[in-house]
Formats: sequence, structure tokens, C1' cells
RNA sequence: UCCCGUUCUCAGGGCGGGGUGCAAUUCCCCACCGGCGGUGAUAGCCCGCGAGCGCCUUCCUUUCGGGAAGGGUCAGCAGAUCCGGUGAAAUUCCGGGGCCGACGGUAUAGUCCGGAUGGAAGAGAACCGUG
Repeated sequence: UCCCGUUCUCAGGGCGGGGUGCAAUUCCCCACCGGCGGUGAUAGCCCGCGAGCGCCUUCCUUUCGGGAAGGGUCAGCAGAUCCGGUGAAAUUCCGGGGCCGACGGUAUAGUCCGGAUGGAAGAGAACCGUG
């Protein structure tokens, strides 16, 4: 130094103003936010990953609904970018325009509340052993 292993730590931001209304941080106008790895150069919208929903398995309850635990082999939902400029190189930078955002709750929610004092992509540290 590399690889393997163990333990630990860390690991998501955002509704401010106005309008309507009995009621909206949910609708309308303006506003605000952007996890992780990769990529010839810095990425919400290029490639992938994560959480969530679904699905599957087991169990409980009960009566066809609901709940709990587990799986990540399934991949169904899993979103969204164009134009100009610079450059060797950029859907990543600069300028401009646009777009997207799980589930449950509630006046219809990316921003409120809840599962979540959870989980996790991954980042880092310490240590043991082998080469």
C1' cells in the first nucleotide's frame, strides 16, 4: 500500500407574501428546495443506486378488510432538459428558457403532520488477520 473481516461514527433540503373560500403552508399567482456513486469538467432532470409504494413469503387478527415481521432473486410504479456560449473535453461550467418530485392524513401537499428517536445508497475512522 492492496484485499478480506470486525466494530464504531456520519449520512435530505424547502411555503415567505398575496388571492378565493366556512375551511387550503394542499387550489390559484408569485416564492423556495435538490440524497449517494459514476461520467474526459462541477449533474435534481446522462448512467446507475437508495428510501417509499407494489410484489412475494410467514404469522396474527378477522371476515375479505386490516396489522406485524421478513425478502431484495422480482422490477410493476420508481420522476424530469432543451437552446446558445466557452473549451481538447461539459444534457455537469456560464447565460437563457423549461420540467420533476413515494405512501398515509387533511380542502387536492416536493415544502405541513405521520410511519421515522426507523431504514439506507454511500462516506469516513479505528482495529485484527492474511498476502

A computed fold for a 131-nucleotide RNA from Paracoccus saliphilus, annotated as FMN riboswitch aptamer (RFN element). Its mean pLDDT, the model's own confidence on a scale to 100, is 76.